Description
c-di-GMP-I riboswitch aptamer from Heliomicrobium modesticaldum, 89 nucleotides, folded computationally. Of the family's consensus pairs, 95% are formed in the model. The sequence is in RNAcentral, with records from Rfam and Ribocentre. The prediction has a mean pLDDT of 90. Taxonomically the source falls in Heliomicrobium (Bacteria, Bacillota, Clostridia, Eubacteriales).
């Protein structure tokens, strides 16, 4: 540089779960906390995939309620980009 994760090093990230914000909601954010993860770093305007339903919409005499739709999220769902630490049986 490429390849690779056998054995070290010296280290990073934080799942469930609480607390406190934010939020329609999924979720996200600060802190506690470790399930795990060789990329569990980034990128949702690379593809797919999965969650939610504010708002529109239909159903319904109406109401309550139920359907359908991202323009919302999820990179710790998957491919793929693209940065990087060590070591080489």
């Nucleotide at each position: 540089c490429c390849g690779u994760g056998a054995c070290a090093a010296g280290g990073g990230c934080a799942a469930a779960c609480c607390u406190g914000c934010c939020u329609a909601a999924a979720g996200g954010c600060c802190g506690g906390g470790a399930c795990g993860c060789a990329a569990a770093g980034c990128c949702a305007u690379a593809g797919g995939g999965u969650c939610u339903a504010a708002g529109g919409u239909g159903c319904u005499u109406a109401a309550a309620g139920c359907g359908c739709u991202a323009u919302g999220a999820c990179a710790g769902c998957c491919u793929g980009g693209u940065u990087g630490c060590c070591g080489c049986a």